[in-house]
Context: one part of a larger RNA
RNA sequence: GGACGAACGCUGGCGGCGUGCUUAACACAUGCAAGUCGAGCGAGGACAGAGAGCUUCGGUUUUCUGUUCGAGCGGCGGACGGGUGAGUAACGCGUGAACAAUCUGUCCCAGACAGGGGGAUACCAGAUGGAAACAUCUGCUAAUACCGCAUAAGCCCACGACCCGACAUCGGGAUGAGGGAAAAGGAGCGAUCCGGUUUGGGGUGAGUUCGCGUCCGAUUAGAUAGUUGGUGAGGUAACGGCCCACCAAGUCGACGAUCGGUAGCCGACCUGAGAGGGUGAUCGGCCACAUUGGAACUGAGAAACGGUCCAAACUCCUACGGGAGGCAGCAGUGGGGAAUAUUGGGCAAUGGGCGAAACCCUGACGCAGCAACGCCGCGUGCGGGACGGAGGCCUUCGGGUUGUAAACCGCUUUCAGCAGGGACGAUGACGACGGUACCUGCAGAAGAAGCUCCGGCUAACUACGUGCCAGCAGCCGCGGUAAUACGUAGGUGGCAAGCGUUGUCC
Numbered sequence: 001g002g003a004c005g006a007a008c009g010c011u012g013g014c015g016g017c018g019u020g021c022u023u024a025a026c027a028c029a030u031g032c033a034a035g036u037c038g039a040g041c042g043a044g045g046a047c048a049g050a051g052a053g054c055u056u057c058g059g060u061u062u063u064c065u066g067u068u069c070g071a072g073c074g075g076c077g078g079a080c081g082g083g084u085g086a087g088u089a090a091c092g093c094g095u096g097a098a099c100a101a102u103c104u105g106u107c108c109c110a111g112a113c114a115g116g117g118g119g120a121u122a123c124c125a126g127a128u129g130g131a132a133a134c135a136u137c138u139g140c141u142a143a144u145a146c147c148g149c150a151u152a153a154g155c156c157c158a159c160g161a162c163c164c165g166a167c168a169u170c171g172g173g174a175u176g177a178g179g180g181a182a183a184a185g186g187a188g189c190g191a192u193c194c195g196g197u198u199u200g201g202g203g204u205g206a207g208u209u210c211g212c213g214u215c216c217g218a219u220u221a222g223a224u225a226g227u228u229g230g231u232g233a234g235g236u237a238a239c240g241g242c243c244c245a246c247c248a249a250g251u252c253g254a255c256g257a258u259c260g261g262u263a264g265c266c267g268a269c270c271u272g273a274g275a276g277g278g279u280g281a282u283c284g285g286c287c288a289c290a291u292u293g294g295a296a297c298u299g300a301g302a303a304a305c306g307g308u309c310c311a312a313a314c315u316c317c318u319a320c321g322g323g324a325g326g327c328a329g330c331a332g333u334g335g336g337g338a339a340u341a342u343u344g345g346g347c348a349a350u351g352g353g354c355g356a357a358a359c360c361c362u363g364a365c366g367c368a369g370c371a372a373c374g375c376c377g378c379g380u381g382c383g384g385g386a387c388g389g390a391g392g393c394c395u396u397c398g399g400g401u402u403g404u405a406a407a408c409c410g411c412u413u414u415c416a417g418c419a420g421g422g423a424c425g426a427u428g429a430c431g432a433c434g435g436u437a438c439c440u441g442c443a444g445a446a447g448a449a450g451c452u453c454c455g456g457c458u459a460a461c462u463a464c465g466u467g468c469c470a471g472c473a474g475c476c477g478c479g480g481u482a483a484u485a486c487g488u489a490g491g492u493g494g495c496a497a498g499c500g501u502u503g504u505c506c
Base pairs, nucleotide, nucleotide: 001506002505003504004503006502007501008500009499010498013378014377015376016375017374018373019371020370021336026334027333028332030331031330032329035076036075037074040073041072044069045068046067047066048065049064050063051062052061053060054059083289084288085287092214093213094212095211096210097209098208099207102206103205107202108201109200110199111198112197113196115149117147118146124139125138126137127136128135129134155180156179157178159176160175162173163172164171165170185194186193187192215261216260217259222252223251224250227249228248229247230246231245232244234242264286265285266284267283268279269278270277271276291312292311293310294309295308314325315324316323317322342368344367346365350364351362352361353360381411382410383409384408391402392401393400394399415447417442418441419440420439421438425433450495451494452493454491455476456475457474461490462489463488464487465486471478472477
């Protein structure tokens, strides 16, 4: 000098764009943050219309049709999106390869198919237990829920024989006989559309393996028994001590194993001429975590933040028998701290989930609010105006300086203010932002300047006060009676809606 997610002191006009718990991965009141589909299903409610029964002519009961609501069964989604960085020195990350050792819902392309049956169950009704959470029993019913049977182009399994390809195990193709596995309907007057099953290909996503790179400590030198390898069996989507039985005795290490400390990694960001050094906020990619520890279930996908189970700590309810909870989602509260915002409005846009769609949901997101926290821009007027007012300060008492500065004259109106009009963003309609941006008009210099320094480094000097005191200070150093170094004043220098200090990095 530059930089900052900064803080502190003094000061503070406006706008645009960003940024905003770096500390306690501390504890959390309250609200919201993941639902959706009635065009999968059977009940039920509401409203309207029509018909029928009863009627005291007020109505009431029931059936059908239409609209609508919707607990339950069922489907898809809750594995995305959002948060945090505790752990992790690791194939975690980065980069480059490999999978002939793998999986992939939805999506796209192509082929083949959907025949005929069955038994349940939730809701509901009844009963029981319980303070509650909830649970149990009996009875009834439906499906795109569940289960057999049929069919099998192709698919899977083991066997036989053939061809091709390789990189060890092997991969691909055609073939013979044997065994095995499918399906679901819905809407529409209809055309048709949306679905279902199976196979192959693609795409996307994921899993696994390897080369290289990835902080400090040797005042950590030896570490290791599923350890290293083999055979066999199991398990997985898949390779593998991944797991197990048996066998062998290996494996790693001064090219730093092991142990200890610290730490999420990267694209990037800061600095620097570069090499390098430092950092890993915001934004993007990957990883890990969801009170702590463990486990599996479901599923195409989870060892699942707002799912389940167990244990622990904590908080809450309780009839003391037993239950409920998890903000490192968005706001917000307490606490910690030098320190970090609103319990805001909207789904209008973009994106996501569901749905045929209309829609619905979406604290993602797009906006608004707060904060000079940062960057950028603008303003606080402009021109004229004296051998130069007053006041202040200094003075050799002559004057000098503040100083064209003010007054005064002329002019302008950015921004702010008031009034009127008023968007783009929406390429059908639909605009939170927002009566915002912007445009026009009006009035009037009107509402808008501070902070710090002045001994040298280092731009900028005098007076008074103080008297090694009070104090200053980044270094050298000032102050003990004329201090340009302390304090105040005048003046000057610098930067400016900021200025200075502190901290950290280069």
The prediction has a mean pLDDT of 87.
Small-subunit ribosomal RNA, 5' domain from an uncultured bacterium, 506 nucleotides, folded computationally.
The RNAcentral record of the full RNA draws on ENA and SILVA.
Rfam family: Bacterial small subunit ribosomal RNA.